Molecule: transfer RNA
Organism: archaeon
RNA sequence: GGGCCAGUAGCUUAGCCUGGUGGAGCGCGCGUCUUAUAAGCGCGAGGUCCCGAGUUCAAAUCUCGGCUGGCCCA
Numbered sequence: 001g002g003g004c005c006a007g008u009a010g011c012u013u014a015g016c017c018u019g020g021u022g023g024a025g026c027g028c029g030c031g032u033c034u035u036a037u038a039a040g041c042g043c044g045a046g047g048u049c050c051c052g053a054g055u056u057c058a059a060a061u062c063u064c065g066g067c068u069g070g071c072c073c074a
Stems, first nucleotide, its partner, number of pairs: 001073007010026004020057001028044005050066005
């Protein structure tokens, strides 16, 4: 220098192909249960979907550029 893949909640990730209300597990907070704790159960908070631009009535999703990381080639 070239090619491919990945980036979504504190962590791990689904959703992307086929645009239409962003979900789960763990963790966190509150309640319940217990003599008490843990486990279990219920409720809740927490997201600029890596950044910017474009297309569209509408973008996590499609297109382009950039950044970061991984793998391969030179």